This is a predicted structure of a 435-nucleotide RNA (Bacterial RNase P class A) from Parapontixanthobacter aurantiacus.

RNA sequence: CCAGGGGGCCGGGCAGUCGCGUCGGAGCGUUCGCGCUUCGCCGAGGAAAGUCCGGACUCCAUGAAACAAGGGUGGCGGGUAACGCCCGCCGGACCGUGGCCGACGCUGCGGUUCAGGGACAGUGCCACAGAAAGCAGACCGCCGAUGACGCGAGCCUUUUCAAGGACUUGGCGAACAGGCAAGGAUGAAAGGGUGCGGUAAGAGCGCACCGCGCGGGCAGUAAUGUACGCGGCAUGGCAAACCCCACCCGGAGCAAGGCCGAAUAGGGGCGGCGCGCCGCGAGGCAGGGAUGUUUCAUCCCGAGCACGCCCGGGUUGGCUGCUGGAGCGGGAAAGCGAUUUUUCGCCUAGAGGAAUGGCUGCCCCUCCCGUGGCAGGUCGCUAAGGCGAUACCGCAUGGCGAGGACAGAAUCCGGCUUACAGGCCCCCUGGCAUC
Numbered sequence: 001c002c003a004g005g006g007g008g009c010c011g012g013g014c015a016g017u018c019g020c021g022u023c024g025g026a027g028c029g030u031u032c033g034c035g036c037u038u039c040g041c042c043g044a045g046g047a048a049a050g051u052c053c054g055g056a057c058u059c060c061a062u063g064a065a066a067c068a069a070g071g072g073u074g075g076c077g078g079g080u081a082a083c084g085c086c087c088g089c090c091g092g093a094c095c096g097u098g099g100c101c102g103a104c105g106c107u108g109c110g111g112u113u114c115a116g117g118g119a120c121a122g123u124g125c126c127a128c129a130g131a132a133a134g135c136a137g138a139c140c141g142c143c144g145a146u147g148a149c150g151c152g153a154g155c156c157u158u159u160u161c162a163a164g165g166a167c168u169u170g171g172c173g174a175a176c177a178g179g180c181a182a183g184g185a186u187g188a189a190a191g192g193g194u195g196c197g198g199u200a201a202g203a204g205c206g207c208a209c210c211g212c213g214c215g216g217g218c219a220g221u222a223a224u225g226u227a228c229g230c231g232g233c234a235u236g237g238c239a240a241a242c243c244c245c246a247c248c249c250g251g252a253g254c255a256a257g258g259c260c261g262a263a264u265a266g267g268g269g270c271g272g273c274g275c276g277c278c279g280c281g282a283g284g285c286a287g288g289g290a291u292g293u294u295u296c297a298u299c300c301c302g303a304g305c306a307c308g309c310c311c312g313g314g315u316u317g318g319c320u321g322c323u324g325g326a327g328c329g330g331g332a333a334a335g336c337g338a339u340u341u342u343u344c345g346c347c348u349a350g351a352g353g354a355a356u357g358g359c360u361g362c363c364c365c366u367c368c369c370g371u372g373g374c375a376g377g378u379c380g381c382u383a384a385g386g387c388g389a390u391a392c393c394g395c396a397u398g399g400c401g402a403g404g405a406c407a408g409a410a411u412c413c414g415g416c417u418u419a420c421a422g423g424c425c426c427c428c429u430g431g432c433a434u435c
Base pairs, nucleotide, nucleotide: 001431002430003429004428005427006426007425008424009423010422012363013362014361015360016359017358018357020043021042023040024039025038026037027036028035029034045406049417050416052415053414054413055412056411057253058252059251060250062297063296064295065294066293067292070249071248072247073246074245075089076088077087078086079085090116091114092113093112094111095110096109097108098107099106100105117244118243122242123241124238125237126236139184140183141180142179143178146177147176149173150172151171152169153168154167155165156164157163158162192210193209194208195207196206197205211233212231213230214229215228217226218225219224257320258319259318260317267311268310269309270308271307274305276285277284278283287301288300289299290298327346328345329344330343331342332341333340334339364404365403366402367401368399369398370397371396372395374394376393377392378389379388380387381386
């Protein structure tokens, strides 16, 4: 300097002038509710967006426990108030690069990515093509040792040109019986892979390596890794299909809620299995109800009831909730890191139909147009010095030229996701050049 990756930050600036909102000070007025003037501090975001997660906070469900229903997460370990988030590590797939091997492949480093528990609990699906896609299978093809067929040869007999017959012969043929799943085709996927041997041709048929299964050793908190031993040498894929397993989860939401004021219909309909026993009485037991089910506890009820379902009416006013926080920044320490501890400092919107804006000038950035050969780049000439050229790049200069990203709090916070013109800084990896 180039390329890739990760992280942090800014995102128009300055000045003047007028204006807006909360809060505070001063003064004046006041019908004591507030109003006016003036001064001062502060006044939209990294995403305020999406409303996808998690909470704080508030109210409701009578409470506790177990189970069910429904939903969420899914390698291991850590962080956090918590999470589906963040950090580190493990493993798979792919890419680049270096090394090892006869080959298949293995391995170090770097990068990208993974919806990464279970297919031997069960159900289901794998279309078409293909011989065959869950118990298999032969379309093309290879062999044809063995058995059979034909030819030839040998042998024997006769009437000796030739014919016949029993036996022998793998010598030849073709490919019948039969053998094969190694090679090819089909497909997303074809029943371990590569190589050597063996065979008629083949096949884990045998062997070596890899792979797979089992065993236990060592390392690690663990996921997992690694060396060794034994071995049938082999029954696939899909769970982002239903499902199984492990862990987690009450509901609603600031339009939550609280207070004041005001108004109305203490409304209407349907259902309501329980009206028992003891006691003078108080009360107790049983019963009914409040819940998805059950157990326990608590509370309510005695039939014009508790309770459940449905329809309808009034209040749409004011105040509050409403901003000091799981807050922000600096230092130190621990940690690979997320983060934690400690110390010092800071206070940075709180509107209420919804405030933070308008105007002017200068500057900055990008683009367009013109001008200038101008320290340069570039091109031409020259041995060089240097000279010349200027379309383009750069630089300078001019312009009442154009433009300046995504985008506005509304109870608050931690994340994720999406959008973003232009620019600055830091770190890591690789390459090139120089010292």
Model confidence (mean pLDDT): 77 of 100.
The source organism's lineage runs through Bacteria, Pseudomonadota, Alphaproteobacteria, Erythrobacteraceae and Parapontixanthobacter.